[in-house]
RNA sequence: AGCUAGUUGGAUGAUUGCUCUGCUAUGAUACUAUCAUAUGUGGAGAGGAAAGUCCGAGCACCGCAGGACAAGGUGCCCUGUAACGCAGGGAAUCCGUGAGGAUAUGGAAAGUGCAGCAGAAAAUAGACCGCCUAAUAAUAAUUAGGUAAGGGUGAAAAGGUGGUGUAAGAGACCACCAGUCUUUCUUUAAAUUGAUUGAGCUUGUAAACCCCUCCUGGUGCAAGAUUGAAUAGGUUCAGAGAUGUUGUCCGCAUCGUAUGAUGGGCGGGUAAAUCGCUUCAGCAUGCUGGUAACAGUAUGCGCAGACAAAUGAUCAUUUAACCCAUUGGGUGAACAAGACUCGGCUUAUAGACUAGCU
Numbered sequence: 001a002g003c004u005a006g007u008u009g010g011a012u013g014a015u016u017g018c019u020c021u022g023c024u025a026u027g028a029u030a031c032u033a034u035c036a037u038a039u040g041u042g043g044a045g046a047g048g049a050a051a052g053u054c055c056g057a058g059c060a061c062c063g064c065a066g067g068a069c070a071a072g073g074u075g076c077c078c079u080g081u082a083a084c085g086c087a088g089g090g091a092a093u094c095c096g097u098g099a100g101g102a103u104a105u106g107g108a109a110a111g112u113g114c115a116g117c118a119g120a121a122a123a124u125a126g127a128c129c130g131c132c133u134a135a136u137a138a139u140a141a142u143u144a145g146g147u148a149a150g151g152g153u154g155a156a157a158a159g160g161u162g163g164u165g166u167a168a169g170a171g172a173c174c175a176c177c178a179g180u181c182u183u184u185c186u187u188u189a190a191a192u193u194g195a196u197u198g199a200g201c202u203u204g205u206a207a208a209c210c211c212c213u214c215c216u217g218g219u220g221c222a223a224g225a226u227u228g229a230a231u232a233g234g235u236u237c238a239g240a241g242a243u244g245u246u247g248u249c250c251g252c253a254u255c256g257u258a259u260g261a262u263g264g265g266c267g268g269g270u271a272a273a274u275c276g277c278u279u280c281a282g283c284a285u286g287c288u289g290g291u292a293a294c295a296g297u298a299u300g301c302g303c304a305g306a307c308a309a310a311u312g313a314u315c316a317u318u319u320a321a322c323c324c325a326u327u328g329g330g331u332g333a334a335c336a337a338g339a340c341u342c343g344g345c346u347u348a349u350a351g352a353c354u355a356g357c358u
Base pairs, nucleotide, nucleotide: 001358002357003356004355005354006353007352008351010318011317012316013315014314015313016312018045019044020043021042022041023040024038025037026036027035028034029033047335051346052345054344055343056342057341058340059220060219061218062217064251066250067249068248069247071216072215073214075212076090077089078088079087080086091105092103093102094101095100106211107210111209112208113205114204115203128151129150130147131146132145133144134143135142136141159177160176161175162174163173164172178202179201180199181198184195185194224275225274226273227272234266235265236264237263238262241255242254243253244252280302282301283300284299285298286297287296288295289294321331322330323329324328
């Protein structure tokens, strides 16, 4: 000067206010539980991201959570986990002097599409300049033919270097390379690594369509359950088939067939109370196993549960850091606030500290 991982993100005391909860006492109801009172006596009271609502689940409800298609998602290997698009460890490619970092990392020899402008031409892709040959009397110029090595345009133009050959050239051919496919061996648990045989085959792009692999029932605490209350179990249109917690078809089940299943419109009532609601795949420390994520085990701990929404206010002392210029004085901590719960990812973040490494 950097890289990686982690901790903290003010502290102490006093007074007072608010929310939840245990115990005790008294009273009432009741039949062993509930409610009220007390200024009784104890305890607890926001985050590392509580944010985003992007993934995965627990839990709840739905008589198809049956099949096929559609639709959506993952994408190198192995391991972990309740599961994941997450985490750990490795491989490959790229970046960095290095510690380290990044990755939407299967397939372009199944097919389709796209590559603006420039340029002759962007893949069944060529001839602007140029080079060579012939004709016209010769240079020039013109016409016809051949060429893609040199130059130009472009992010990219028929793989690169050297030679043979040719009228001039060209993988046309040869040698050595790079890439791709392929044969055999080697390395690794695997992804892969290293060598080797053959082939003249060779732009890129799949967070373009597509092919392949694996996965997916839906809706969500405004889910739902119980108790109670109120109203008009009203009226109208369509109607023979309809419904089934995403869509289409098949199957299955149920309802209905004019005594009207079902689907719309208008109108009326209710939207109250209790539960769900916090003990969980929980947290901390030690030991064992494992490179690690993590697993097992022992001991200990209980950490908001509100419902228009609580966790605040005042005083005193003091502190990281910064400024003045120094027996001291002054300022004084970023991003930001729960609502069923948990595991992650992403985004925002002043400052202080610890450990290891370059």
Description:
Bacterial RNase P class A from a marine eukaryotic metagenome, 358 nucleotides, folded computationally.